RNAcentral holds the full RNA, with entries from SILVA. The part of an RNA shown here (small-subunit ribosomal RNA, 3' major domain) has 473 nucleotides and comes from a metagenome. Its mean pLDDT, the model's own confidence on a scale to 100, is 80.
[in-house]
Context: one part of a larger RNA
RNA sequence: UGACGGGGGCCCGCACAAGCGGUGGAGCAUGUGGUUUAAUUCGAUGAUACGCGAGGAACCUUACCUGGGCUUAAAUGUAGAUUGACAGAUUGGGAAACCAGUCCUUCUUCGGACAAUUUACAAGGUGCUGCAUGGUUGUCGUCAGCUCGUGCCGUGAGGUGUCGGGUUAAGUCCCAUAACGAGCGCAACCCCUAUUCUUAGUUACCAGCGGUUCGGCCGGGGACUCUAAGAAAACUGCCCGCGCAAGCGGUGAGGAAGGUGGGGAUGACGUCAAAUCAUCACGGCCCUUACGUCCAGGGCUACACACGUGCUACAAUGGUAUUGACAAAGGGCAGCUACAUCGCGAGAUGAUGCUAAUCCCUAAACAAUAUCUCAGUUCGGAUCGCAGUCUGCAACUCGACUGCGUGAAGCUGGAAUCGCUAGUAAUCGCGCAUCAGCCAUGGCGCGGUGAAUACGUUCCCGGGCCUUGUACA
Numbered sequence: 001u002g003a004c005g006g007g008g009g010c011c012c013g014c015a016c017a018a019g020c021g022g023u024g025g026a027g028c029a030u031g032u033g034g035u036u037u038a039a040u041u042c043g044a045u046g047a048u049a050c051g052c053g054a055g056g057a058a059c060c061u062u063a064c065c066u067g068g069g070c071u072u073a074a075a076u077g078u079a080g081a082u083u084g085a086c087a088g089a090u091u092g093g094g095a096a097a098c099c100a101g102u103c104c105u106u107c108u109u110c111g112g113a114c115a116a117u118u119u120a121c122a123a124g125g126u127g128c129u130g131c132a133u134g135g136u137u138g139u140c141g142u143c144a145g146c147u148c149g150u151g152c153c154g155u156g157a158g159g160u161g162u163c164g165g166g167u168u169a170a171g172u173c174c175c176a177u178a179a180c181g182a183g184c185g186c187a188a189c190c191c192c193u194a195u196u197c198u199u200a201g202u203u204a205c206c207a208g209c210g211g212u213u214c215g216g217c218c219g220g221g222g223a224c225u226c227u228a229a230g231a232a233a234a235c236u237g238c239c240c241g242c243g244c245a246a247g248c249g250g251u252g253a254g255g256a257a258g259g260u261g262g263g264g265a266u267g268a269c270g271u272c273a274a275a276u277c278a279u280c281a282c283g284g285c286c287c288u289u290a291c292g293u294c295c296a297g298g299g300c301u302a303c304a305c306a307c308g309u310g311c312u313a314c315a316a317u318g319g320u321a322u323u324g325a326c327a328a329a330g331g332g333c334a335g336c337u338a339c340a341u342c343g344c345g346a347g348a349u350g351a352u353g354c355u356a357a358u359c360c361c362u363a364a365a366c367a368a369u370a371u372c373u374c375a376g377u378u379c380g381g382a383u384c385g386c387a388g389u390c391u392g393c394a395a396c397u398c399g400a401c402u403g404c405g406u407g408a409a410g411c412u413g414g415a416a417u418c419g420c421u422a423g424u425a426a427u428c429g430c431g432c433a434u435c436a437g438c439c440a441u442g443g444c445g446c447g448g449u450g451a452a453u454a455c456g457u458u459c460c461c462g463g464g465c466c467u468u469g470u471a472c473a
């Protein structure tokens, strides 16, 4: 100087407390461990691995296994040699890759060009080392810290500044001061959102006028909603109280919004030899008729078991049936599909609009009425049987969905444990990426309905500052 303390003081955080809803019990989905296997490819492992890399494992992917092939090879270049083709079509063998055969077969300015085969040289490796590395990332932590120049103090390591008194979300600001300044962080500048105005009207409007097949449909309008460019607005600016000041308090005024308005992006010096050689790049080592590469089939989907994360439930604040209403954000041409017909349905057939504020995908919870009457049930839907639909060369291993039948466990979950402070939790549906299809209950977004509670900081956990002890570095 740090680190540590079941030392002290001050302070903060859904850290506790106060509340609401979960997990842990059941079934299933998914990931992991273990076991099994020819293979169950590899990585991630307290917090900071375990719906993680993977934003799509039937083939492909694919790196694994079994079997069958190739050896300058999948690509490109240079040099030499040979040929005029190569490709394509077709026949045979084969699981395919591939092998063998047949047909057809260049241009030319005659220098060559082009293509194929072959030889040589450069290949290739998801093989090892993240403890050789770059780059990227997690975490402490959006915590308020981490440093420097000059000066001063100290023999020196180093200290001071950065401490003290207040204050703040903040090393934020004020006062004081052997320190005076500065940098990286904080804040602000950026984006979305809440209000208004201006500009502009192929969305919206009977707002006012006319027509109407009653559909903003048409004429028309630039008011409103909205869209998207610009501007304004919030700064403790004003008032009162406290205070030297910074600032704090107020049922204050004004205002759409009040004290960082709400949310996002933004992550200092560093820590964990943290993660990644399998995104990529790269040093070293290793393989080179194989640890490279092509193909078929299988595996990554196994299953006495254990754990994590979720979904669906156990019901009446509910289930079922019929009817009725209201979004936002996205996507669409090998696409989204209105509408009509057929089918109980998944869907099929026809057909139309849309390269989209123009057409399409398009809500559920909710409301009304009826019924069920506390039961393993009209709860719950696992599992299994049969029959189908769709995608795709191909659904056996191993797809999703539909119909009929079947109808398991489960009656609110031990010890323990998680999330959340407001348009939040809870609950309800919708969309997108990946994608032929989909094991999506996952991820990322969007809106609808919409709470309870916070006395307080003694305690648990994590963190910041000062101080103290130390046989630790």
Stems, first nucleotide, its partner, number of pairs: 001473002003470003007467007015457002019420005026312008034303002042053002064298007076122009088103006106113002124287002127285003133281002135276003138272001140270001145184006151160003164175003190264004195232007209219003235258001238252001239250004314413001318372007330361003335354002339350004379410001384405007426449007